About this RNA:
This is a predicted structure of a 482-nucleotide part of an RNA (small-subunit ribosomal RNA, 5' domain) from an uncultured bacterium.
Context: one part of a larger RNA
């Protein structure tokens, strides 16, 4: 000079768009962030009808706790770890894929059971047991096999579920494609230390075997005795990587908030289940620190979600509204859920855009200051006269964003009128550098300083006061990068 997720001092007027725990991946009260389906299922309650003298039977509408489905792997946070096929970019082959498309075939006949529930029992609770009873699109056989899948090519093996306003429509099974994700593999690039030079025994390879969706010491048995390495192996230190931002004419350098892709984690540490999909933030089990409750026998918990509290820290916001809009799960839908997401607070944290009035107006008031006492100079600046009404305050109208219905925002945005110059300026600087100077006060004191340096009795450098340059809702200083 440029830049910042800034802080600090000071000083403040609106609007718009963005932007906010960089530090302790410290601890966390409270509430809220995942549910949803009665058009899969029995059941229990309310209502309502009808038939009945009543019990009670039936038919309808809500409501749900269980079972049963899909959906909590997504969305949202944070950067601890990780120097790695972790990311980038270019390539491979030996694979998986629920929703969704297309295409072909099928949906036959059966069976056992449980939870709710009802009885009995323990337990403070948290929650358990036992006896009996029931339904499915929950569970298992048996037929069947267009395809599939194993084959010694003879053959063997494997499915299904119904639901309904019953024209239809949604489902269910088994096969082949697609779309599009995702798992593995390789080339090459990816911070510093040799005051760190030796490293390895499942190591390196290869037969057999198991194992997984899938190649592969992944795993294991036996054989070999190999791999890596001054073109840096091993070890340490430091870090999530990119698109990108900042700089810089560029070449580089420095960067890795916000946006976006990927990665990795969720109280620390292991570990599986279930699922297409996890070794799963807000499921599970174990252990280990913490915090809680407890009738001491036991239990419960995990904000690196979204507000918010501590604690650190120079420093970073509300315990807000709304699902109206996008998008997301579920449903046939109506529709619920949605701290994603939309929007509103707070904050000159930044960027950019307006305004603090405009003209006229004395050889020039007053006042400060200076003065060689003539005067300069503040200064057209003020006073005054005219105008304006950007903002602002009153008041009326008043949105697009919604598709036909539905708007949190919001009586916002805009629009009209009406008052009235009326509400709005300050910061840093003046020796050189580097634009801008004089009085007065101190007197190497007190102070100042970014480098030179500047004060020890006329100080343009200190302090104060006028004056002036610089910017300007800011303006300096401090920090880090070019």
């Nucleotide at each position: 000079g440029g830049a910042u997720g800034a802080a600090c001092g000071u000083u403040g007027g609106c609007g718009g768009c963005g932007u906010g725990c960089c530090u302790a991946a410290u601890a966390c009260a409270u509430g809220c962030a995942a549910g949803u389906c009665g058009a899969a299922c029995g059941a229990a309650g309310a209502c309502u009808g009808u038939a009945g003298u009543a019990a009670u039977a039936c038919u309808g509408u809500c409501u749900u706790a269980g079972c049963g489905g899909c959906g909590g792997a997504c969305g949202g946070c944070u950067g601890a770890g990780u120097a790695g096929c972790g990311c980038g970019u270019a390539g491979g082959a030996a694979c998986a894929u629920a929703c969704c498309c297309c295409a072909a075939a099928g949906u036959g006949a059966g069976g056992c059971a449980u939870a709710a529930c009802c009885g009995c029992c323990c337990g403070a609770a948290a929650g358990g047991g036992u006896g009996g009873c029931u339904a499915a699109u929950a569970c298992c056989g048996c037929a069947u096999a267009u395809u599939g899948u194993c084959u010694u090519c003879g053959g063997a093996u494997g499915a299904a579920a119904g639901c309904u306003u019953u024209u239809a429509g949604c489902g269910c099974u088994u096969u082949g494609g697609g779309a599009a994700u995702g798992g593995c593999c390789u080339g090459c690039g990816u911070u510093u230390g040799a005051u760190u030079a030796g490293c390895u025994a499942g190591u390196u390879g290869g037969u057999g075997a198991g194992g997984u969706a899938a190649g592969g010491g992944c795993u294991u048995a036996c054989c070999a005795a190999g791999g890596c390495g001054a073109u840096g192996a091993u070890c340490a230190a430091u870090a999530g990587c990119u698109g990108g931002u900042u700089u810089g004419a560029g070449a580089g350098a420095a960067u890795g908030a916000u946006c976006a892709g990927c990665c990795a984690g969720a109280c620390u540490g292991g570990a599986a289940c279930u699922g297409a999909g996890a070794c799963a933030c807000g499921g599970u089990c174990c252990a280990g620190a913490c915090u809680c409750c407890u009738a001491c026998g036991g239990g419960a918990g995990g904000c690196a979600g979204c507000a918010g509290u501590u604690g650190g820290g120079a420093a970073u916001u509300u315990u807000c509204c709304a699902c109206a809009a996008u998008g997301g799960g579920c449903g046939a839908a109506a529709g619920c859920c949605u701290g994603a997401u939309g929007g509103a607070g707070c904050a000159a944290c930044g960027c950019c855009g307006c305004g603090u009035g405009c003209a006229g107006g004395a050889a020039g008031a007053a006042u400060g200051c200076c003065u060689u006492c003539g005067g300069g100079u503040u200064g057209u600046a003020a006073a005054c006269u005219g105008c304006u009404u950007u903002u602002a305050u009153g008041u009326g109208c008043g949105a697009a964003g919604a598709a036909u219905a539905u708007g949190a925002c919001g009586g916002u945005a805009g629009c009209a009128u009406a008052u009235g110059a009326a509400u709005a300026a300050g910061g840093g600087u003046c020796g050189g550098c580097u634009a801008a100077c004089u009085a007065c006060g101190u007197g190497c004191c007190a102070g100042c300083a970014g480098c030179c340096g500047c004060g020890g009795u006329c100080a343009a450098a200190c302090g104060u006061a006028g004056g002036a340059c610089c910017c300007a809702a800011g303006c300096g200083u401090u920090a880090u990068c070019c």

Its Rfam family is "Bacterial small subunit ribosomal RNA".